[in-house]
This is a predicted structure of an 87-nucleotide RNA (c-di-GMP-I riboswitch aptamer) from Tepidibacillus fermentans. The model forms 95% of the base pairs in the Rfam consensus. Taxonomically the source falls in Tepidibacillus (Bacteria, Bacillati, Bacillota, Bacilli). Its mean pLDDT, the model's own confidence on a scale to 100, is 88. The RNAcentral record of the sequence draws on Rfam.
């Protein structure tokens, strides 16, 4: 260096639930709170999922379909960077 991961040691992140804010929604952001988690840093490239304003198709209309330029990195793959040593 490169892989490995403990009931180590110093530190970190925060699920759900709640309170406030944003957002059409999915969901996000702060704040409290911890299931958890060795990349739960970071990137939406690839696959999965969710959500469907706006476009589009159909309709007399309302209902309805389809669609990511939305969203998930705490679904998987990738790529990137990094704290620390016991077997």
């Nucleotide at each position: 260096c490169a892989g490995c991961g403990a009931u180590a040691a110093a530190g970190g992140c925060a699920a759900a639930c709640c309170c406030g804010g944003c957002g059409a929604a999915a969901g996000c952001c702060g704040g409290g709170g911890a299931c958890g988690c060795a990349a739960a840093g970071c990137c939406a490239c690839a696959g999965g999922u969710c959500u469907a304003a706006g476009g589009c198709a159909a309709g007399u209309g309302a209902a309805u379909g389809c669609u990511a330029g939305g969203a998930u990195g705490g679904c998987u793959g990738g790529g990137u960077u990094a704290c620390c040593g016991a077997a």